Source information
This is a predicted structure of a 1398-nucleotide RNA (small-subunit ribosomal RNA) from an uncultured bacterium. Model confidence (mean pLDDT): 83 of 100.

[in-house]
RNA sequence: AGAGUUUGAUCCUGGCUCAGGAUGAACGCUGGCGGCAUGCCUAAUACAUGCAAGUCGAACGGACCAUUUCGGUGGUAAGUGGCGAACGGGUGAGUAACACGUAGGUAACAUAUCCAUACGACGAGGAUAACGGCUGGAAACGGCUGCUAAGACUGGAUAGGAAUAUAGGAGGCAUCUUUAAUAUUUUAAAGGACCUUAGGGUACGCGUAUGGAGUGGCCUGCGGCGCAUUAGCUAGUUGGAGUGGUAAAGGCACCCCAAGGCAAUGAUGCGUAGCCGGACUGAGAGGUUGACCGGCCACAUUGGGACUGAGACACGGCCCAGACUCCUACGGGAGGCAGCAGUAGGGAAUUUUCGGCAAUGGGCGCAAGCCUGACGGAGCGACGCCGCGUGAGUGAAGACGGCCUUCGGGUUGUAAAGCUCUGUUCUUGAGGAAGAAUAAGCUAGAGAGUGGAAAGCUCUAGUGAUGACAGUACUCAAGGAGAAAGCCCCGGCUAACUACGUGCCAGCAGCCGCGGUAAUACGUAGGGGGCAAGCGUUGUCCGGAAUUAUUGGGUGUAAAGGGCGCGUAGGCGGUUUCUUAAGUCAGGUGUGAAAGACCGGGGCUCAACUCUGGUUGUGCACUUGAAACUGGGAGACUUGAGUGUGAGAGAGGAAAGUGGAAUUCCCGGUGUAGCGGUGAAAUGCGUAGAUAUCGGGAGGAACACCAGUGGCGAAGGCGACUUUCUGGCUCACAACUGACGCUCAGGCGCGAAAGCUGGGGGAGCGAACAGGAUUAGAUACCCUGGUAGUCCCAGCCAUAAACGAUGGAUACUAGGUGUGGGGGGAUCGACCCCCUCCCGUGCCGCAGUUAACGCAUUAAGCACUCCGCCUGGGGAGUACGCUCGCAAGAAUAAAACUCAAAGGAAUUGACGGGGACCCGCACAAGCAGCGGAGCAUGUGGUUUAAUUCGAAGCAACGCGAAGAACCUUACCUGGAUUUGACAUCCCUCUGACCGUCUCUUAAUCGAGAUUUUCCCUUCGGGGACAGAGGAGACAGGUGGUGCAUGGUUGUCGUCAGCUCGUGUCGUGAGAUGUUGGGUUAAGUCCCGCAACGAGCGCAACCCUUGUCUUUAGUUGCCAUCAAGUAAAGUUGGGCACUCUAAAGAGACUGCCAAGGUAAACUUGGAGGAAGGUGGGGAGGACGUCAAAUCAUCAUGCCCUUUAUGUCCAGGGCUACACACGUGCUACAAUGGCCGAUACAACGGGCAGCUAAGGAGCAAUCCGGAGCAAAUCCUACAAAAUCGGUCCCAGUUCGGAUUGUGGGCUGAAAUUCGCCCACACGAAGUCGGAGUUGCUAGUAAUCGCGAAUCAGCAUGUCGCGGUGAAUGCAAAAGCGGGUCUUGUACACACCGCCCGUCA
Repeated sequence: AGAGUUUGAUCCUGGCUCAGGAUGAACGCUGGCGGCAUGCCUAAUACAUGCAAGUCGAACGGACCAUUUCGGUGGUAAGUGGCGAACGGGUGAGUAACACGUAGGUAACAUAUCCAUACGACGAGGAUAACGGCUGGAAACGGCUGCUAAGACUGGAUAGGAAUAUAGGAGGCAUCUUUAAUAUUUUAAAGGACCUUAGGGUACGCGUAUGGAGUGGCCUGCGGCGCAUUAGCUAGUUGGAGUGGUAAAGGCACCCCAAGGCAAUGAUGCGUAGCCGGACUGAGAGGUUGACCGGCCACAUUGGGACUGAGACACGGCCCAGACUCCUACGGGAGGCAGCAGUAGGGAAUUUUCGGCAAUGGGCGCAAGCCUGACGGAGCGACGCCGCGUGAGUGAAGACGGCCUUCGGGUUGUAAAGCUCUGUUCUUGAGGAAGAAUAAGCUAGAGAGUGGAAAGCUCUAGUGAUGACAGUACUCAAGGAGAAAGCCCCGGCUAACUACGUGCCAGCAGCCGCGGUAAUACGUAGGGGGCAAGCGUUGUCCGGAAUUAUUGGGUGUAAAGGGCGCGUAGGCGGUUUCUUAAGUCAGGUGUGAAAGACCGGGGCUCAACUCUGGUUGUGCACUUGAAACUGGGAGACUUGAGUGUGAGAGAGGAAAGUGGAAUUCCCGGUGUAGCGGUGAAAUGCGUAGAUAUCGGGAGGAACACCAGUGGCGAAGGCGACUUUCUGGCUCACAACUGACGCUCAGGCGCGAAAGCUGGGGGAGCGAACAGGAUUAGAUACCCUGGUAGUCCCAGCCAUAAACGAUGGAUACUAGGUGUGGGGGGAUCGACCCCCUCCCGUGCCGCAGUUAACGCAUUAAGCACUCCGCCUGGGGAGUACGCUCGCAAGAAUAAAACUCAAAGGAAUUGACGGGGACCCGCACAAGCAGCGGAGCAUGUGGUUUAAUUCGAAGCAACGCGAAGAACCUUACCUGGAUUUGACAUCCCUCUGACCGUCUCUUAAUCGAGAUUUUCCCUUCGGGGACAGAGGAGACAGGUGGUGCAUGGUUGUCGUCAGCUCGUGUCGUGAGAUGUUGGGUUAAGUCCCGCAACGAGCGCAACCCUUGUCUUUAGUUGCCAUCAAGUAAAGUUGGGCACUCUAAAGAGACUGCCAAGGUAAACUUGGAGGAAGGUGGGGAGGACGUCAAAUCAUCAUGCCCUUUAUGUCCAGGGCUACACACGUGCUACAAUGGCCGAUACAACGGGCAGCUAAGGAGCAAUCCGGAGCAAAUCCUACAAAAUCGGUCCCAGUUCGGAUUGUGGGCUGAAAUUCGCCCACACGAAGUCGGAGUUGCUAGUAAUCGCGAAUCAGCAUGUCGCGGUGAAUGCAAAAGCGGGUCUUGUACACACCGCCCGUCA
C1' cells in the first nucleotide's frame, strides 16, 4: 500500500465483499509447564448459611470471675457515656442534569478529628439507665414502682465572640469589607491517668477566639446523544418590595404588585444513556467505546419522610406506605447480599460457602491491644499477554510401509531405525529464602525545659518478639529421551496439488462461485502451506471507505439545480483616512491529579510485569504587547447600485371597441340523384329534394400571407386592427445621491394543460359514449356521429420531459462568421459598402476542462460569494402521521424485506418489417421437370424373437452401402466353447504340420484311421517349427462416451474477405492501415489519404481441352509407287496427312479509336485457331455450427472377462394400414411398330475378354482362333436418315401385376437373385397449393463404358452423338459483401423482455 465482483471487451460512477488490528468474549477440535493480569456484559431477579463495624474500665455506677499478704490486684463486658459507624467495600437502575469535564466565583458559606497562636477551665443543682421488687406478652418487646454515678443533663459568674444603635478612619466590587470608641443584649467549660519534695509537673481530654491544612456546600462561562413525521412551552411561571427558612445567595417558601420568561443559534416533548482520565482503531483529522485501575456522581427491596450528628435525609440506623419472604399461641412480630464466599433462576457465558491480619491501610484506645471478606495470599478457568519445553549431533541400503506413476521411477526423506550425547521441564531426595521495620517494650547514655527531682518528651547505642503465602521461589544431587502437538487451510483474492469416491446427488461457500462421469472448489487419503499450546468459527468496534469528503466528494447525460420571481432573518461585500482592540498574532503566569502513552535508567535469569526521572497533555483562564487583515466607531470618494435628461425597438400586461376570410346553421332561388368517407368499404345524409351553386341572415371561436434558430417577458407564456391605462429593457450624455450592493432558510406572489365550484356561452373540434369497419379477438389505430370540455366572468387547484435535463451575482481568459436594437467614425452627401463601441440572439472553433460525449466570452474554463439538492438498485416518491385542498390530489416522507448489482459514456460485433451501393440461375425471361400414376430405392412410423447401427432444415433420406440368398453381419433363436478365432512369454509331453479317409452331428465341435520333420551335439541333450495339455500375466469387445480426443469430412463459400509489424490517434476497449473517389470476377488495380509495409486468401504457377511447329513412326496412318482380294493398309514400301506422346510456340488490353483524371479501366475495332481470368478441373483464407464420424482407423477414461469375447446352423436386415424424399417408365403421332442404311468416344480383359462357325424364337449353349492388348476380344452404338404401317382410341400408347415354361450364376435362388419366351394387360389422357435444375456445346434428348461383383442397377462415376430457347435490365422476395445509422441484444432477434394466471 491494496484486491475481487456489473461488460464480449473498455473507461467511469457506484454499492457489496476480503486481506489488518482489537475483545471482560462464546462455540468446535486439541491441550506440557511457569510468571503477570483477568473472570455475571443477561434478571438493579429472589436469596438458605456463615462472616463483612466496632472500640474505650486511663469517663461512670454496678454485677460477675480469678487471685489475695484482705490493703488490693488482674480479668469479662450487660448498661450510662465518648468516638466511630457519612470512611472503606458493591452496583450503574435512575439521570440529557451545573450530573460530569474544564476554567472561574463565593464581599453569599460550613468544617469533628489534625497543626499553630492566645486566653481559660469558677461555683452550684436536679435527675436517670443499669440494679431490686411487682407485672403484661407465644415471641419481639415492654409497663409501674424504688435506689444510684459520671467527662450524661440544667441554671449562675467571667472572658472572648456575635447582634443592634451612635458618630469617625481606611479600603473595595453595587449590596459592602475592616478598624478605634461608647451603650445595650446574648452566650463557655470536665475531668480521669502517671509522677511528686504534695507546692506542683507531665502527656491526654475540655471551653473560647484567630489562623492554617485538608474536606465539603452553592453559583457561573464553555464543552460532549438522536428525532422537527416533537413547533410552540410556561402560572411560582418571569421580575420587584417584604417576611420566613438555610451554614449560605436565591420563588427555596409565602403575601402583595407588575406581565413577563424560554424558543428555528431548536424551547417543549419523546427515545436512548451514568460522566471523565482513558481504551481500541486510524498517517492524521476523526470514528467507536467507558470492563479491569483512578476521579466525580447516583443508588442500596419499591416509594416517601425526617431524627441524630461536624458531616446523612444514612447499603449491614429509625418511622410510614406498597410488593414479596419467614415466624406465630392469629392477638402480633421479623427481614432486605447492587459487601465476601455461596444457592436458585435467566443465559452462548463468567470462579472457592479457602487461609491470614505477617505486610499496607482504616476505626477505637495513653498503650498493650481488639476489630477489619479493605487488603495481602492461595484455589478454579489457555479468558488474555509474555516466556520455556516436547530433545541435540551423526546417520543413504536413500530401508519397510503409504501415496503417485509415463512402470523407468518419484515422493514421504536424514525423516525413521541404528550410534554418540544433553537434562531445560519432569520424578525422587537434600538444603532453603527476601518480603520484618528506627515496631512496641527493656537497659544504658545525652539534651531541652523547671529553683530542683521524678515522670514525660527528643536523640544515640545495645537488646529485642512477630510469616497467611510455604517447606513456596531458588540451589544442589541422582534417574531417565524417557512423560509432553495440535488446529486450520491448499479455485482466484491468498502461501500451499495429486489420486480415489460421488455425479446439480451428497455437500461447500467471506465475495466471485464450485458439483449434471476424468471436480487442484464436495468427502477421504498421500503430499504441501500457515500458525503453534493453541488453532479455527461466530458476535462486536475501528480501518481499508476520499462510501458523509474540515483535512478530503459531487450535482448537462451516472444519484443530485428548487417551475419562476419578490423579499425577511442570516451569510458575504468597492476605494480611502483616523481610531478601537472583539476576532487574529506574539511573550509571560496559573492550571491541565495520579495511573496510562513516549523517551532514558533500574528490578524480577529474559519478556510480559514493575519502580524511578523527564517529556507530552494540541485545552481553558488571567496578564502584557502588536495593529497588517476581518469586525466596531467617525469622516471622505465614485468606479458598484440608483436617479435625471434626450432618443429607440418590441406577439410584454390589462380593458374597451372594430374588421375580414373560413366552418356550421337558418331562409329563399336554380337544380337532380346521389353525396360523404376509405387501403377497400360500411354506418351516416339524400326524392319530405341532399351534395353542388347563387343571394340574404344568425352565432361562436380563431386570426392565413407578413413569419425569420426574428422580437418581448422572471418563468409559465405572448401573434388581426384601433384607442386608453401600464410594467420592464436598450443606447447616448455624465447633471444628481454616495455602497444605498449580491444572495436568500422560513414567508409572500406568479405559475401551461387537464381538473373542480357557481353563472353565462356553445360555430368548429372533441375525452366518455353509440354505430360502422379492421382483426383470431380489437374495450385501439381508420370512418360516421357525439356529451363533458375547449370560450367568457368570479373563485379554487399548484402540478409537467415546468428542459438548455445546465440556480443567482461579479471579475478574468484566442478568434471567425450570421442576425435583431442603438450609437460613433469615414464620406460633399440620404442610402449602400467599410471600420468601430454597447446590449441581445445563433453557428464554428483555440487554450482549458470532461469518464467520455461534449462545453468552450451566452462555459460544463479559471476564481470568489450565497442558496437548493445527492450518497447502491428495488420496496417508494409508497405506508403512517401532519399541513393545504370542495374533491381529485399536492407537499413533507420512512421501515421491514430483498438483490450483487442497478447505472453513464464510448468500442467491436450481431440484428432491424433502417438507409445507400454491389453481386449471385436469387428473381424476372425461357426450356425441362418434381408434386398426380405404376414401379425401383432410401427414410419415418408400425410390426417383429430380430426387423443391427449410424446420418436429421439448407448441410439426413439411390446417404455410410463401388452392389444383405450363405459369407458379409454388427441383430434374433438354438447349439457349442473358455488363455480363447488372433499376439508375446513360461513349463511338460509328442514329432511333425499339411493332406486323405471313416463315424457322429442340423452344423461347428467331437471320435478314429492312415501318412509324416529339420539343425547342432561332448550322444546326456539343446535349439527351430508344429500339435496336445497346464498355470498366469493377458488376449478379445462393431460395448458406452464424437459433449474427453487425433485424423478425416460437410457447410457458410471459390464468398472476398481475415490478419500482422512499425508508426500515429485514443486514459482505454480500440481505431487508422482495410475508410473515401473510380474500377474489377476479385481487399483486382489506379488516384487520394497518418500511414508505410507485409502475411494467409484472389489471380498466376499444375492438369485437361481448343491452333500451329519440331522430334519420333509401331500395334497407328495410306497421299504417291508396286503387289493383291469377293471386299479389306491385306502385303512391299513410305511417315506427307490423321493419330499417338514428348518438347516448344501462341494471348500480353500487345496494336488502333472513343470515353475516363494524365491513371486504373470500359466500349468498339483490326489481326488471330482462340480476346479481354478462351472452356473445364484440381486447389477452399481467419473462422462458424460442442456440425458428422469411438461402426474405416487410432485413442483417454469407464464397463465386460465360462461373456457384452469366440465358433456354427437357421432366421432377420427384403416385414407393411400408412407418410415423405430421390429416381425410372409413361400418359403418345416431333410418336409406336417393322424393314433397310450410316457415324463415336472414354474404358475393360487371363479363375479374364472371348472371335469365326454352329444350335435355339430368345435368354443361352456348343465351339475354341486370337489377345496380358494403339495388334485380339468386348463391340451391332443409339437417337438420326430412308421406306412401310398405325390414325387419336385407354389405342399397334403404357407396361404394372399374375400364370406357365425355360436359361444363367452359385454348395444352395423357398423366405430372397437376374434374364428369356408365351399369355395376362392395372393405374395413367401431362398432374392442386407449392417447388427444383439450367445462360452454350449448356438445358433437353440418345446410347456406350467402368468400379463394386460368383450372380444381381432405374443407383453412382465417366464417355461421346444430336443439340436449343431466353436474359443483357433492375422495382419487390431469397442469400451474400462493403459503408452508414439505432439498439436496454453479446447463448448475439430462434435475442431480450412486460403483464395476467397456475